[in-house]
Context: one part of a larger RNA
RNA sequence: CUGGGCUUAAAGGGUCCGUAGCUUGCAUGAUCAGCAUCUUGAGAAAUCCACUGGCUUAACCAAUGGUCGUUCAGGCUGAACUGUCAUGCUCGGGACCGGGAGAGGUAAGGGGUACUGCCGGGGUAGGAGUGAAAUCCUGUAAUCCCGGUGGGACCACCGGUGGCGAAGGCGCCUUACCAGAACGGCUCCGACAGUGAGGGACGAAAGCUGGGGGAGCGAACCGGAUUAGAUACCCGGGUAGUCCCAGCCGUAAACUAUGCGCGUUAGGUGUGUCCGUGACCACGUGUCACCGAGGUGCCGAAGGGAAACCGUGAAACGCGCCGCCUGGGAAGUACGGUCGCAAGGCUGAAACUU
Numbered sequence: 001c002u003g004g005g006c007u008u009a010a011a012g013g014g015u016c017c018g019u020a021g022c023u024u025g026c027a028u029g030a031u032c033a034g035c036a037u038c039u040u041g042a043g044a045a046a047u048c049c050a051c052u053g054g055c056u057u058a059a060c061c062a063a064u065g066g067u068c069g070u071u072c073a074g075g076c077u078g079a080a081c082u083g084u085c086a087u088g089c090u091c092g093g094g095a096c097c098g099g100g101a102g103a104g105g106u107a108a109g110g111g112g113u114a115c116u117g118c119c120g121g122g123g124u125a126g127g128a129g130u131g132a133a134a135u136c137c138u139g140u141a142a143u144c145c146c147g148g149u150g151g152g153a154c155c156a157c158c159g160g161u162g163g164c165g166a167a168g169g170c171g172c173c174u175u176a177c178c179a180g181a182a183c184g185g186c187u188c189c190g191a192c193a194g195u196g197a198g199g200g201a202c203g204a205a206a207g208c209u210g211g212g213g214g215a216g217c218g219a220a221c222c223g224g225a226u227u228a229g230a231u232a233c234c235c236g237g238g239u240a241g242u243c244c245c246a247g248c249c250g251u252a253a254a255c256u257a258u259g260c261g262c263g264u265u266a267g268g269u270g271u272g273u274c275c276g277u278g279a280c281c282a283c284g285u286g287u288c289a290c291c292g293a294g295g296u297g298c299c300g301a302a303g304g305g306a307a308a309c310c311g312u313g314a315a316a317c318g319c320g321c322c323g324c325c326u327g328g329g330a331a332g333u334a335c336g337g338u339c340g341c342a343a344g345g346c347u348g349a350a351a352c353u354u
Stems, first nucleotide, its partner, number of pairs: 003326004007308002012322001014202004021195003025089007033082002035078002038075005048066003052062003092192001093189003096185003104178007111155002115151008126137002163170002207248006216242002221237004259321006267299005273293002276290005303310002327354003336347004
């Protein structure tokens, strides 16, 4: 010496499931594959080391012994650890039961305000828009008021550093079906577990294919302004799209820029869920206080960190497994492969330059 790292400097895979692999609770017994002692054989020569000798000396050469050859094979023995086998256990994990919480998902049905079109009535000269205007709408009667009818999208208030979900994400109401988590019971199984290369599934928005739908909004586009110009910002229109069904795409500052699991290490204070205890009671699915569990925020001991900051939801202290990084640019490009209808995705260099 036998790397160091990944919140922000390069670096955590978008997320989950899971194959191989790697890793793996407690106890007893057995075995001896790994492991260890002893031993036998192999382990070429040269080289190297020690000593002696030969060239006048040295370099060099030779003899002897050793080291090295990073080990291999056979045998005896040992049995703590790893492995294997057997038996058992319950703390990990799973199952079951109970009463609760939730914008978790899918489908169907229903509702609401606004908007917009049309119809009928009332009513008359403006309306709209801006910094100011104009384009624009309006005498075929607009804007405005009242009534009716159609349509599509959306779901105010409640609403909250509130909740749920693996992530993407999820918000009117009702019903049906499906799923997960927390708490409590400590009833059952008895290590059945963790991670996870490949692989599979899901995956915002935009985009694509076919079919529908189209109110509002609105890339592109057309006008009006502004301006030196204005391929913009502002205004009037407006196609794709936004919506639905079926299929594809597979990417995002897919962010907590922080992989997953387990254990250990001060507290304080909000908030939401469940259990328990107590007090109050308008006995209501009630209110309050405290304890426990597991979420979600804030502040902070120790510790960590370049600092900002993190700090029992760690970026602290450890273990297991996976992914990834190794100066900037060229470049997430070229080439090849593969996936895709395409757009493009995934994989992913080098010359050269600095």
Small-subunit ribosomal RNA, central domain from Candidatus Methanofilum arcanum, 354 nucleotides, folded computationally. Its Rfam family is "Archaeal small subunit ribosomal RNA". Its family is annotated with ribosome and structural constituent of ribosome in the Gene Ontology. The family is grouped with related families in Rfam's "SSU clan". The coordinates come from a structure-prediction model, not an experiment, and the mean pLDDT is 87. It was read from a public genome assembly.